[in-house]
């Protein structure tokens, strides 16, 4: 310098191909159950999807550029 992959909640993962209410597990908060803890049950909060711009009625998803990490090549 060139090519490819990855980036989504505190942590891990799905959703992207084929645009249409951002989902699940753990963790966290509250309530129930329990003498207490744990476990279990129910409810809730939490991410505008790495950043910026563009296309579109509508973008995590498509396009462009950039950032960070990884792999390959020179």
């Nucleotide at each position: 310098c060139g090519g490819c992959c990855u980036a989504u909640a505190g942590c891990g993962g799905a959703g992207u191909c084929u645009g249409g209410c951002a989902u699940c597990g753990c963790a966290c908060u509250c309530a129930g159950u329990u003498u207490c803890c744990g476990a279990c049950u129910g409810a809730g909060a939490g991410a505008u999807c790495g950043g910026a711009g563009g296309u579109u009625c509508a973008a995590a998803u498509c396009c462009u550029c950039c950032u960070a990490g990884g792999c390959c090549g020179a």
Transfer RNA from a bacterium, 74 nucleotides, folded computationally. The sequence was found in a public genome assembly. The coordinates come from a structure-prediction model, not an experiment, and the mean pLDDT is 84. It matches the Rfam family "tRNA". Rfam links the family to the GO term triplet codon-amino acid adaptor activity. By type it is a transfer RNA.